Transfer RNA from a Chlorobiota bacterium, 71 nucleotides, folded computationally. The RNAcentral record of the sequence draws on ENA. Its Rfam family is "tRNA". It is annotated as a transfer RNA. The coordinates come from a structure-prediction model, not an experiment, and the mean pLDDT is 81.
RNA sequence: GGCAGCGUGGCCGAGGGGCUAGGCGGGGGCCUGCAAAGCCCUUGACGGCGGUUCGAAUCCGCCCGCUGCCU
Numbered sequence: 001g002g003c004a005g006c007g008u009g010g011c012c013g014a015g016g017g018g019c020u021a022g023g024c025g026g027g028g029g030c031c032u033g034c035a036a037a038g039c040c041c042u043u044g045a046c047g048g049c050g051g052u053u054c055g056a057a058u059c060c061g062c063c064c065g066c067u068g069c070c071u
């Protein structure tokens, strides 16, 4: 330098046009003599910028980062 794959919340991780999966964690509450466990509520996201679309985490382009392969 070329090609391919990946990038989702504090962490893990699904989803591939409309419905915010889920788990761990954080906060509040119930329970308890106090805790632990359990239960309820809550907290929160799509690498960046453009484009397509009525609508983009999802499709397209460029860029950034990581990984692999080739040279």
Base pairs, nucleotide, nucleotide: 001070002069003068004067005066006065007064010024011023012022018054025043026042027041028040029039030038047063048062049061050060051059